[in-house]
RNA sequence: GGGGAAACCCGGAUUUUUCUCCCCGCAUGUCACGGCGGGGAGGAAAGUCCGGGCUCCGCAGAGCAGGAUGCCGGUUAACGACCGGACGCCGUGAGGCGAUGGAAAGUGCCACAGAAAAUACACCGCCGAUGGCUGUGAAAACAGAUCAGGUAAGGGCGAAAUGGCGAGGUAAGAGCUCACCGCACUGGUGGCAACAUCAGUGGCAGGGUAAACCCCAUCCGGAGCAAGACCAAAUAGGCUGGCUAUGACGUGGCUCGCGUCGCCAGCGGGUAGGUCGCUUGAGCGUCAGGUAACGAAACGCCUAGAGGAAUGACUGUCCACGACAGAACCCGGCUUACCGGCUGGCUUCACCU
Numbered sequence: 001g002g003g004g005a006a007a008c009c010c011g012g013a014u015u016u017u018u019c020u021c022c023c024c025g026c027a028u029g030u031c032a033c034g035g036c037g038g039g040g041a042g043g044a045a046a047g048u049c050c051g052g053g054c055u056c057c058g059c060a061g062a063g064c065a066g067g068a069u070g071c072c073g074g075u076u077a078a079c080g081a082c083c084g085g086a087c088g089c090c091g092u093g094a095g096g097c098g099a100u101g102g103a104a105a106g107u108g109c110c111a112c113a114g115a116a117a118a119u120a121c122a123c124c125g126c127c128g129a130u131g132g133c134u135g136u137g138a139a140a141a142c143a144g145a146u147c148a149g150g151u152a153a154g155g156g157c158g159a160a161a162u163g164g165c166g167a168g169g170u171a172a173g174a175g176c177u178c179a180c181c182g183c184a185c186u187g188g189u190g191g192c193a194a195c196a197u198c199a200g201u202g203g204c205a206g207g208g209u210a211a212a213c214c215c216c217a218u219c220c221g222g223a224g225c226a227a228g229a230c231c232a233a234a235u236a237g238g239c240u241g242g243c244u245a246u247g248a249c250g251u252g253g254c255u256c257g258c259g260u261c262g263c264c265a266g267c268g269g270g271u272a273g274g275u276c277g278c279u280u281g282a283g284c285g286u287c288a289g290g291u292a293a294c295g296a297a298a299c300g301c302c303u304a305g306a307g308g309a310a311u312g313a314c315u316g317u318c319c320a321c322g323a324c325a326g327a328a329c330c331c332g333g334c335u336u337a338c339c340g341g342c343u344g345g346c347u348u349c350a351c352c353u
Stems, first nucleotide, its partner, number of pairs: 001349004007343001009341002012318003018313002021040006042324001046335002049333005054224004061256004066220005071085005086100001087098004101215002106213002108209003123155002125151003130148002133144004163181002166178003182204001183202008228276004238267006247261004283301004289294001319322001
């Protein structure tokens, strides 16, 4: 100097004339109007994908069905999140990705090609020792082609073919035998563990697939701020039909249990007003400790609460020329969108010293 991978922070600034918004506090005031002080959208507020807080229902229970997660350990209120580690794959590397339990419980599937994909019985081949055939020969034996038979090392097919490679052995071959690797079992060492590594024994079995059914382990009430509570007001305590204790109803389905005594449907009528819920919270900052995620005690800080929906408009200047984009009960995550810049390190290539 070039390339690359992964983190952190910011999210236009400022000003003039003023005008206009919302909340809180103070003071004044018959009310309205008006005064002073303080505060007022995000890193994703988006998606509504997870987990909770909170509210209500249910004597809130048990089981089945159903659903979610799936290597080990830790953090957390909790999680399918996050942190660390193990293993596998990709990358020269910094790093990245992983729907990562079980195929010796069972069932299913593996197209086409191929002899054959599990009850695996051989397409091209190799052998033909032993028994058979033919020729020579007195016989023994030799030779030939191959029948019976043997075989799966070579070739073919395929994503995948019954462990791999090398040597010996054989009629030709085959774990048939041996060494190494693989696999299974047993044990040692290290680690909380996933797992890693070492040693011994054994010639040892067809593979793959579980985001196929399934098995195993752990977890799971429901509905939701349009939840819900209170105040005021109004009406029709209406009409019709059905079920009704051997019944009906009770916040996902079914069964049992428990509780209540009415329940369901249609037609018709009244109200749609106001207050609360509503912002002090598993909150934020510093920090011991911890590889990290996190985070004890102590001290300090308060940081939007609209209600058809609040921060806008005008002028001038600066430069980094401004993207994605606006809270609606709240919080912890994940995912998606995005202009330009800042900070410190890491990895690789080239050159110089």